[in-house]
Formats: sequence, C1' cells, structure tokens
RNA sequence: GGAUUUGUAGCCAAAUGGUUAAGGCACCUCGCUCAUAACGAGGCGAUUGAAAGUUCGACUCUUUCCAAAUCCA
Repeated sequence: GGAUUUGUAGCCAAAUGGUUAAGGCACCUCGCUCAUAACGAGGCGAUUGAAAGUUCGACUCUUUCCAAAUCCA
C1' cells in the first nucleotide's frame, strides 16, 4: 500500500427494514444470616463507533471517516 471482518450499557451479548433495543454478569436497595458468600425480591444504566444517504420507517441497506483484528504484498 491492497483486501476482508468486527464495532450495541462497566463486561459479555441478542434483535427478519416495523410498536418503548431482549437477556446474563456487575452495580444499588431490601430480605435471609452472628457475619460474609450463596440464595430470594425489587431497582438503575444504551441516542447501537462518528457523519451523511436510501426509505413512510434504519442496530439492520449504501457511502465516507475513526478504532481494532486477520490475510496478502
């Protein structure tokens, strides 16, 4: 330099172009306990990497850029 893939909450991770973007872990509160863990109940957090475009409608499709990984040279 060229090609491909990936990017969603603190971490992991789902979502066929269609209603308010699932779930788990973590975190907070309460219960239980002498106490901690475990267990049980409840609760909080996302403008889906950025910007445009297509569309009645975009996490999803297209383009550019950013970041990471892999391959080729």
This is a predicted structure of a 73-nucleotide RNA (transfer RNA) from a Saprospiraceae bacterium. The source organism's lineage runs through Bacteria, Pseudomonadati, Bacteroidota, Saprospiria and Saprospiraceae. RNAcentral holds the sequence, with entries from ENA. The coordinates come from a structure-prediction model, not an experiment, and the mean pLDDT is 83.